[in-house]
């Protein structure tokens, strides 16, 4: 240089040919149980869907740019 995957909570990922406030484990906080820890059970909080445009009534999804990783060709 060229073609290809992937980028979505702190970590591991799930999202079905665009449609409700974007979920799940595991971790973190709280209560509850225990003399106290661990386990278990309830609740909770945590997200500019890498980043910038378009398209659309609406965008994680489409459609261009861009950054990065991790592969293939040269």
């Nucleotide at each position: 240089g060229g073609g290809g995957a992937c980028a979505u909570a702190g970590c591991u990922c799930a999202g079905c040919u665009g449609g409700c406030u974007a979920g799940a484990g595991c971790g973190c906080a709280g209560c509850g149980u225990u003399c106290g820890c661990a386990a278990c059970g309830c609740u909770g909080a945590g997200g500019u869907c890498g980043c910038g445009g378009g398209u659309u009534c609406g965008a994680u999804c489409c459609c261009c740019g861009u950054u990065g990783u991790c592969u293939c060709c040269a």